[in-house]
Molecule: small-subunit ribosomal RNA
Organism: Paracnuella aquatica
RNA sequence: ACAAUGGAGAGUUUGAUCCUGGCUCAGGAUGAACGCUAGCGGCAGGCUUAAUACAUGCAAGUCGUGGGGCAGCAUGGUGUGUAGCAAUACGCACUGAUGGCGACCGGCAAACGGGUGCGGAACACGUACGCAACUUACCCUUAAGUGGGGGAUAGCCCGGGGAAACCCGGAUUAAUACCUCGUAACACUGUGAAGUGGCAUCACUUUAUAGUUAUAGCUCCGGCGCUUAAGGAUGGGCGUGCGUCCCAUUAGGUAGUUGGUUGAGGUAACGGCUCACCAAGCCUGCGAUGGGUAACUGGUGUGAGAGCACGACCAGUCACACGGGCACUGAGACACGGGCCCGACUCCUACGGGAGGCAGCAGUAAGGAAUAUUGGUCAAUGGACGCAAGUCUGAACCAGCCAUGCCGCGUGGAGGAUGAAGGCCCUCUGGGUUGUAAACUUCUUUUAUGGGGGACGAAACCCCGGAUUUUUAUCCGGCCUGACGGUACCCCAGGAAUAAGCACCGGCUAACUCCGUGCCAGCAGCCGCGGUAAUACGGAGGGUGCAAGCGUUAUCCGGAUUCACUGGGUUUAAAGGGUGCGUAGGCGGGUUUGUAAGUCAGUGGUGAAAUCCCGAAGCUUAACUUCGGAACUGCCGUUGAUACUACAGGUCUUGAAUACUCGGGAGGUGAGCGGAAUAUGUCAUGUAGCGGUGAAAUGCUUAGAUAUGACAUAGAACACCGAUUGCGAAGGCAGCUCACUACAGAGUCAUUGACGCUGAGGCACGAAAGCGUGGGGAUCAAACAGGAUUAGAUACCCUGGUAGUCCACGCCCUAAACUAUGGAUACUCGACGUGUGCGAUAUGACAGCAUGCGUCUGAGCGAAAGCAUUAAGUAUCCCACCUGGGAAGUACGACCGCAAGGUUGAAACUCAAAGGAAUUGGCGGGGGUCCGCACAAGCGGUGGAGCAUGUGGUUUAAUUCGAUGAUACGCGAGGAACCUUACCUGGGCUAGAAUGCUGAGUGACCGCGGGUGAAAGCUCGUUUUAUAGCAAUAUACACUCAGUAAGGUGCUGCAUGGCUGUCGUCAGCUCGUGCCGUGAGGUGUUGGGUUAAGUCCCGCAACGAGCGCAACCCCCAUCAGUAGUUGCCAUCAGGUAACGCUGGGAACUCUACUGAAACUGCCGUCGUAAGACGCGAGGAAGGAGGGGAUGAUGUCAAGUCAUCAUGGCCUUUAUGCCCAGGGCUACACACGUGCUACAAUGGGGCGUACAAAGGGCUGCCACUUAGCGAUAAGGAGCCAAUCCCAAAAAACGCCUCUCAGUUCAGAUCGCAGUCUGCAACUCGACUGCGUGAAGCUGGAAUCGCUAGUAAUCGUAUAUCAGCAAUGAUACGGUGAAUACGUUCCCGGACCUUGCACACACCGCCCGUCAAGCCAUGGAAGCCGGGGGGACCUGAAGUCGGUAACCGCAAGGAGCCGCCUAGGGUAAGACCGGUAACUGGGGCUAAGUCGUAACAAGGUAGCCGUAUCGGAAGGUGCGGCUGGAAUACCUCCUUU
Repeated sequence: ACAAUGGAGAGUUUGAUCCUGGCUCAGGAUGAACGCUAGCGGCAGGCUUAAUACAUGCAAGUCGUGGGGCAGCAUGGUGUGUAGCAAUACGCACUGAUGGCGACCGGCAAACGGGUGCGGAACACGUACGCAACUUACCCUUAAGUGGGGGAUAGCCCGGGGAAACCCGGAUUAAUACCUCGUAACACUGUGAAGUGGCAUCACUUUAUAGUUAUAGCUCCGGCGCUUAAGGAUGGGCGUGCGUCCCAUUAGGUAGUUGGUUGAGGUAACGGCUCACCAAGCCUGCGAUGGGUAACUGGUGUGAGAGCACGACCAGUCACACGGGCACUGAGACACGGGCCCGACUCCUACGGGAGGCAGCAGUAAGGAAUAUUGGUCAAUGGACGCAAGUCUGAACCAGCCAUGCCGCGUGGAGGAUGAAGGCCCUCUGGGUUGUAAACUUCUUUUAUGGGGGACGAAACCCCGGAUUUUUAUCCGGCCUGACGGUACCCCAGGAAUAAGCACCGGCUAACUCCGUGCCAGCAGCCGCGGUAAUACGGAGGGUGCAAGCGUUAUCCGGAUUCACUGGGUUUAAAGGGUGCGUAGGCGGGUUUGUAAGUCAGUGGUGAAAUCCCGAAGCUUAACUUCGGAACUGCCGUUGAUACUACAGGUCUUGAAUACUCGGGAGGUGAGCGGAAUAUGUCAUGUAGCGGUGAAAUGCUUAGAUAUGACAUAGAACACCGAUUGCGAAGGCAGCUCACUACAGAGUCAUUGACGCUGAGGCACGAAAGCGUGGGGAUCAAACAGGAUUAGAUACCCUGGUAGUCCACGCCCUAAACUAUGGAUACUCGACGUGUGCGAUAUGACAGCAUGCGUCUGAGCGAAAGCAUUAAGUAUCCCACCUGGGAAGUACGACCGCAAGGUUGAAACUCAAAGGAAUUGGCGGGGGUCCGCACAAGCGGUGGAGCAUGUGGUUUAAUUCGAUGAUACGCGAGGAACCUUACCUGGGCUAGAAUGCUGAGUGACCGCGGGUGAAAGCUCGUUUUAUAGCAAUAUACACUCAGUAAGGUGCUGCAUGGCUGUCGUCAGCUCGUGCCGUGAGGUGUUGGGUUAAGUCCCGCAACGAGCGCAACCCCCAUCAGUAGUUGCCAUCAGGUAACGCUGGGAACUCUACUGAAACUGCCGUCGUAAGACGCGAGGAAGGAGGGGAUGAUGUCAAGUCAUCAUGGCCUUUAUGCCCAGGGCUACACACGUGCUACAAUGGGGCGUACAAAGGGCUGCCACUUAGCGAUAAGGAGCCAAUCCCAAAAAACGCCUCUCAGUUCAGAUCGCAGUCUGCAACUCGACUGCGUGAAGCUGGAAUCGCUAGUAAUCGUAUAUCAGCAAUGAUACGGUGAAUACGUUCCCGGACCUUGCACACACCGCCCGUCAAGCCAUGGAAGCCGGGGGGACCUGAAGUCGGUAACCGCAAGGAGCCGCCUAGGGUAAGACCGGUAACUGGGGCUAAGUCGUAACAAGGUAGCCGUAUCGGAAGGUGCGGCUGGAAUACCUCCUUU
C1' cells in the first nucleotide's frame, strides 16, 4: 500500500484433582399473554385459536352522446278551479315538449382492487434460459373500410297461476341486441416455383393461382365510436436446467403406464391431453413408491461467520371463497359479493314450495392466555364507467380503542447541617444510617390547565382569457375544491404548581441487616435453602438495577466446537463391523501430447421494489420518511489461461502380479497305524476294610471289595519334546505315516506394464453351548438323587448320575469373537532377545540384509494410565461406528431360524448426573516388616455364697440431676439423720435471701420479754445513738418505705470458653525453599540397616527447620563435702532397776543442702557406619539403673450450661426466696466394682521382734482410776526430728483344735449399752452377751500382673460433729512363678496391593415380594379415520349420435350414449382411540426375605450359551483379565 471492525464465559458429578459428558444461567428477539403500576406526544402494529357459525348496514357499478320509453322529481305548454283589481300565487286534469330518470334492452366493467392460507412436497415457488408450439380487451402507431336488407325480443299493455320467490300465456315495439347479402386484403386455407437460414420436426422472404371471411351508429358537427390487417406496449399461457422438510421400522413402483416419421379428436398453443392400433417399455439406493408435515419467495430474528430458526406487518407469486363436481359468458374465469347440480347446515312457508353463503369493512356468538369502531370522507392517491360534468369506490386517506412495540419529553433546578423529627440498626447517657434527603430561601415553567391566533397537505380537472401549433397537443394567467381540523404549530397567564413505579439483594449476579417462623409455612433458573441465632421463607429498614414502565410465562437463535464445512471423536470415558472375498462407489505411480468439463481471470446480461450498510435531506430531536450510492457473496452468456484434477492417445518400471530356485511351519481335508492312562469283563493271589473330607456321611465290600498279576474289550485324549515358539483372514490348529491341497517368506531381477487401495449392499467362513436325523458312549458331567455344611443352603464340599462331551450329514451365527486398538501406503532416534531364509565364515566367530514374534526406552502424542518403526507419532485414501444416564438392546414392525433365538431397533416417562484416569485417606475373612501382659508360659482373681457400694429396672407425692461399648456403673460424691438438697407435701414472702446507688422517714440497731404458730413468719411491748455546730441542720451508722441494677442447680455441651477422658507416652504430625506432576498432590518423611523412639547411620532432588521422641526437673539406689538439734552414741567420764539419762563427742546412722558417678568410656567378636553381642572386666549402679511429672497435629458435634464463665431462649405473687416434715437409704429382679469366707500354708490362746509415711489446739491425748468393753472421770506433755495418735501386722517360739458345716465362716435377729449431735423412728457408728444363715473353691465366659512386680500383711491421711470407708489416696513389711516363641485372638505403627468406600466396612449395594403414584407394551371385543382397488347406481354438465316436436332459417327441445361429483354393496389392508384381563418399567425418609457384586467381598469376577431355583442367583461347556496372592514348583545368580 491493500484488506479487515470480528469471536469473553459461569454454576453443577469428587474428600480433593484432571478429563469426558449432559443439565442450567448471564445476551438478543417477539403480531405476544399474565401480574403490579401508569403523566404526555410522535411513528408503527393489533384473531397466531374454530378455512367455526353468522343478525344488521355498507363493500361494483356506470353510460340518456346506443335504445324503446316515462314510474317518481323539476321545468315548460294547454285546459280549468280558488284568492285577488291586476301582476301573481296555490290546486286539479292533460301533455315526454325540456332537464333528467326508477325499472327494462344494449355496451363496458364486474377475471382488477380487498380477504384468507384450506389444499398442495408440485415446474407450486425461487433463479436462469427457451417457445421454429401460443394468446393479449381497454392503450399507442400504421394501412384499409364503415354499402344494402331482414325478422325478432325485453320493457309497456291485457289475462292467468302462486302464501311467497317468481312464473306462464296473449298482443305490440326499438337499438351500437340478433341474422343476412355485397365489397375486401399484406388475414386464413389449398397447390406450385425460386431463394435464404437453422437446432430435428422446419422457419422466413419473393411470387403465381384458387377458395373463404367484416362493420353501427350517436352527435351540441368540434368529435366520440364500429370493422379488418400489421406492428408496439402491457398482461398471460406452456416447456426445461438447478435449488426446495422429515421417516428406509415405506424397497420396489407403474396399464394411458413408457414409446411409436402412425392415424384421429381436442386446445390460443405443444403434448397420452383424449381415443384407435402396434411395441414392452418407464421410474428407483444420486432414494422410486408410500406415509407425515408445510403455502413459496424478497426477507425477518440470532450469530464473528458458516449456519440455525422463522415466513406477522410491507412487496412478488400461487392456491382457495360453506364441502364437492361442472360448465356457460367473456380478450381474460371454470368466476369471493355470477349460474347449474349433489351434500351438510341455517332461515321463511299458507307444507304445495322457496331463500342463503362476511377467508370484503365494521359488528355478533363461540373457541381461546389473547387481538380494536356496527366511525368520517372521497379533500388527496388509485380504480370502474362516462365526451364531460360527474356517479360509484369499507381500495385509500383519516379519526376512535389498546403502554403491543420503537423513539422522544417530563415528574423540577440551585442553595441549605442543629447532620431536625420519625423509622431502622448497634458494642445503647452514646453512635451509625435514611441524608442535602426534608423543612426553609431563591430561580425556572417543558408538560398539564385557561385564553388568543392558526397552517402545509391544493395542484389540477371544469369554466373564462391568452400564447405556440396543420390536426393532435402543450404552456401561461384567473376562478373553484380540505374528511383529518379550529388539529399541528405560535403567543399570553398564574403557579413547583398536574405527574414513579416494578423487580431483585446465598453463589452464578450489581445489592445486608433486624424481627417472625422452626423440614412447618414456604422459596427455587441450576446448585440448593427451611429441623430455634435463615444475608435463600414472610415482614421491615437499608441497598442494587431498570424506569412509564418493571417483572413472570411461552417460543426462536446464541452461548453449544453439545451433529464439529468452517470446527469433534472411537485402547480404558459413548463409539472399530467376529473375519475374509468382492459388486457399485470413492481414491490412485513416473513421463509426454491433445481437449478445456472442473478450476482461475476479464467482460456482458440478470439478480423487482422495499429491507440491510454508507452518505445526505425532511419532520424542534429521535423513531419514522425521502434521495443517492454501495451491496444483493447467485444464475446465465462470452473471451482467454492450462499448473492441478478430469477425459483421450502414446510411453516407462519403482506399485501390483507372474516365472524359476530354495528352505519353513500344531495351515486345511481324507485314510491308515501306535503306546500310556482310564473304565469294564474273565481268571488268579489275597483279607477286612476301601473310598472320601476341614471333619464326616452317603457309596463299595466276607455273595471276597480295595490292593497285586495276567488276558480281553471299549471309547476318548495324545505325557515328555513344549518355549515369552510356530502356522492360519478370523474362529482356531499338537501322537506317527501317506495322499490331496492352500499359504507366507527369501533369492534371481527373467516376464506383464498401473493390471492398484478400500469396499455400502452381497457372498463365504465363523469357539462353546444348543437343535434335527443316524451312530457311538471310556472319561468328565448341566439337570436330577443322596450325604454333609448351615438359622436356612434349591450353593460352595462329597458319593452317584442323564442329556451332552465323540463321529457323519444338516441347521444355528452368537462370545470379554480382545491387542477391548478397521484396512492400505509413506515417513520418523535407539538398545536387547528370538523364529525362518540369505550373505560372510573353518586360515574362523562378522553380528550384515529381508521378513515375522517380543521386551525396554527417546522425540512426539495423550485426561492420565500409557503408546512409542507391530504407534495411540507425522500425513493421505476408503469403510464402519458414537453424540448424557436409565427405560433398553426392551416394545412394535420387518427379515432369518425347526426351535432356542438372531439381525435391524424406538418412544412415553424419569434423573442431574452416569462415567474415565489418577490423588489422599480409610478399609480388606490381601501381602510384607515390627511393637504392646495382645496371645502363649505362669501366679492370683471375677463369674457361684453372704454382705457393702454403684447402676438399670420397678415402685413412689418425691425416690433431684448428670455420666451409658472400649473411654458410664466404690463415677461427679475426698464422706445425704437436719443442713447439704437441686426433689416431694404443706405453711409463708413478692425490689424479693445477698450487695451497690438515689430519695424520703425514723433515731436507733443490738438486746430483753409476751401472744400465735410445726417452724419460717406475723404481731405486741420494753430499752436506746455517735460526731461537728449555740441552734437550724449536716455527716456517719442502723432499720423501714419508694425507685433502680434482681434472682433462676430452668432449656440448649448440637451456639461457646475453660477443664477433662480416649486413641496414646503410640511415634508420629507439619512447614520454608527447591525439584517433579496440567492438577489434586508427591518428594523431603520412601529405600538398606539400627533403635524404646521419624533414635541414629548410609544412600537418595532434595536441603534445612518446627511441634512431638530423648535430654534438661523431682524421688530412690553409691560415695564425698558442709552442717550437727529436737536426731545419733564409737571412744572418755558420771549415773540408773532400766533407758544418750547427764558431761561430752562430730566418728557412725540419720537429717538436708551442694557435688561426684554411667558415657557402649575400656576389652573382644561382627559391622562401612549407626549399632548389636559377651553369665566380659571394672563398678553401688550397665547399656533408658528403678519410679514420677511431662500427653504433638488431630479423632470421637466424646463429657461437663449442676464447679466456674458465657450467647440465645424461657420464667417474675414464680421455674425466684424462707421454713417444717418427708425423699435421695424404697425392692420381685438384672449387671458392674469390692469386702469376708468356705479353712490345718488354717482357727484360738500366751509370749517375743522389726517399719515407713502421715496427722494433731473447740486438737492429739501419755499416765492414773472405774467399767468385761465401747468409753467415762481425773490429768502431765506437745503448735511437734522434742509430746501424743502408736499397738504395726503378717513373722517367730510354745500350747491347743484334727477334717466336721467344725473351736471354719460370720450374715441375720434379740437383749443390754457407749459416743457424736438441737435431734440417731424412717436413717449413724461402736461395745457386751446371746443367736449362728448361705457357703466345702464356684458353668459358659472373663480380669490383673514380667520384679521389689504379682500375691499377702498391716499403717496413715483427706472429707468429717458423728458415720454407713469393705471406697479413694499414700506408706512401708514379707516376697514368688514364668516368657519356647509371634502361628493364632485384640489393639497399634510403617511399606505395598485391590476398592464400585469418603457419614470412609457399623461402608456401599442387588433382586423377588408387599404398598402408593405415573407413563407404556399385549389383548377377546368396541368405536373412529384417511386413502386405494372391485361391483352396482348415477345429478348437473361438456362431447358424440338422432326420423317424428318447435323454428322461415341458424338452431333448439326431447331421446340415446361415453365420462363423472355423490350415493350404495361386499371384502381386505393401514392408522388412531378405548377395554375386562395381563406383561414388564420408572419413581416414592424409615415395610418383608435373603447377601449376589465392590477387598482374594469370604466359591475371583465377567462374557456367550444351556439348564435349574422364592429372590438376588447356582451349576455345566468354551472364552476373557477389565483377578488378588504366591513362603510351594520350575529357572537363573551367589555362598